[in-house]
Context: one part of a larger RNA
RNA sequence: UUGGGUUUAAAGGGUGCGCAGGCGGACUGUUAAGUCAGCGGUAAAAUGUCGGUGCUCAACACCGGCCGGCCGUUGAAACUGGCAGCCUUGAGUGAGCGAGAAGUAUGCGGAAUGCGUGGUGUAGCGGUGAAAUGCAUAGAUAUCACGCAGAACACCGAUUGCGAAGGCAGCAUGCCGGCUUCCUACUGACGCUGAAGCACGAAAGCGUGGGGAUCGAACAGGAUUAGAUACCCUGGUAGUCCACGCGGUAAACGAUGAGCGCUAGGUGUCCGGGGGGAAUGGCCCCUGGGUGCCACAGCGAAAGCGUUAAGCGCUCCACCUGGGGAGUACGCCGGCAACGGUGAAACUC
Numbered sequence: 001u002u003g004g005g006u007u008u009a010a011a012g013g014g015u016g017c018g019c020a021g022g023c024g025g026a027c028u029g030u031u032a033a034g035u036c037a038g039c040g041g042u043a044a045a046a047u048g049u050c051g052g053u054g055c056u057c058a059a060c061a062c063c064g065g066c067c068g069g070c071c072g073u074u075g076a077a078a079c080u081g082g083c084a085g086c087c088u089u090g091a092g093u094g095a096g097c098g099a100g101a102a103g104u105a106u107g108c109g110g111a112a113u114g115c116g117u118g119g120u121g122u123a124g125c126g127g128u129g130a131a132a133u134g135c136a137u138a139g140a141u142a143u144c145a146c147g148c149a150g151a152a153c154a155c156c157g158a159u160u161g162c163g164a165a166g167g168c169a170g171c172a173u174g175c176c177g178g179c180u181u182c183c184u185a186c187u188g189a190c191g192c193u194g195a196a197g198c199a200c201g202a203a204a205g206c207g208u209g210g211g212g213a214u215c216g217a218a219c220a221g222g223a224u225u226a227g228a229u230a231c232c233c234u235g236g237u238a239g240u241c242c243a244c245g246c247g248g249u250a251a252a253c254g255a256u257g258a259g260c261g262c263u264a265g266g267u268g269u270c271c272g273g274g275g276g277g278a279a280u281g282g283c284c285c286c287u288g289g290g291u292g293c294c295a296c297a298g299c300g301a302a303a304g305c306g307u308u309a310a311g312c313g314c315u316c317c318a319c320c321u322g323g324g325g326a327g328u329a330c331g332c333c334g335g336c337a338a339c340g341g342u343g344a345a346a347c348u349c
Stems, first nucleotide, its partner, number of pairs: 004320003007303002012317001014200004021193003025087001027085005033080002035076008048066007090190001091187003094183001096181001098179001103175006109153001113149008124135002161168002205246006215239001219235004257316006265294012298305002322349003331342004
C1' cells in the first nucleotide's frame, strides 16, 4: 500500500459555518467526454508466460504466440458526464397556531452569609473521633432593631425543556437566534458532505482597570502520625465576581462524525394537529416532532445495541495500524507568558 477497522481492545476532529473538491431526485430529447465493440498503428531486444524444438535429462539455448497501456479510426447509446426542456416527492419560501433555564442588555426582589451601629444579656463560644490553635469580661456566642456589601438564586424541579457544541434556572421588560406543528399557496433540485479557512468554545490561567460577601490553591498555626511538606481543625493571599482583551485546552463523553433511505412491536413522558365518545364526563382512536425505558429480527468477542442502531445500504469528511521511548526532541506556526498546534528517531521489550 491493499485489506480490515474506529461505544468499552489502537482509532470520531470539542462544535458550527463554509471556498475548493467528492457525491447527488423523476421524465424527455440531444451529444458522445467516460464506458463498450470492430479495425489499424505503436508498445526495441532480453526478461515473464503459453506451445514447441535442440543439447542423453535438466539448468541452458532457440522458434512462435500472448502481455497492460497509449494513439488513430468506424460504430453503439443502457449507465455516468455535458447541453436543452419539463416535473414535484428532496430542499426552501409564505400564511396561521405554539412550546422553551437558547442568547444579549437594563431594572427590580427576598432568603442566607459576613460586616457596622445600637439594645437585651453573661461566661463562655467555636471546633473534633477526641482535642488544640482561634474568638471572648476592652462583653464574645445567643437574641432584637436598623444599615451596608458582594455573590448565588431554595421550593417549583422532573430519565423535564432549550441550544451546534461549550452550556443555559429568582422576577420583569426591550432587542435578537433557532425549532416543531398545521395549511399546501409559491420556487423548482436551489441538495448532502466538507481538506483548507473563519467563528464559537467549561474550568483553571494571563493583561489592564474595578470589586471583594462567601468559599478558598499558596502560606501560617493546631492536631493526627514513626514521620505527615496530606487527609481533620482555626485562619488565609491569588482566585472565585464585573468590563474589555488574550489564551484554545478537558473523561470538550452517548468515550458512538454528518446526511439520506429501509427494517416487528410494547410502554412512559414533553410540544403540536385531527377524529370519536361521554354529560357528573376525566376516556378511546389516528397523526407529526422531541425525550426515556423494554424488546423481535439482525448485529456484537462479550457487556450490550436494537426505528434516537452498535441492524441493512449509499455519499462525504476525520482518524487507527504492538507496548515503552513520547504527545517527548528538533524544525515550523501561534501566544505577553503559561503553553498550544503539528510531531519523529535511536534504543528497548

Predicted 3D model of a 349-nucleotide part of an RNA (small-subunit ribosomal RNA, central domain) from an uncultured bacterium. It matches the Rfam family "Bacterial small subunit ribosomal RNA". RNAcentral holds the full RNA, with entries from ENA. The prediction has a mean pLDDT of 87.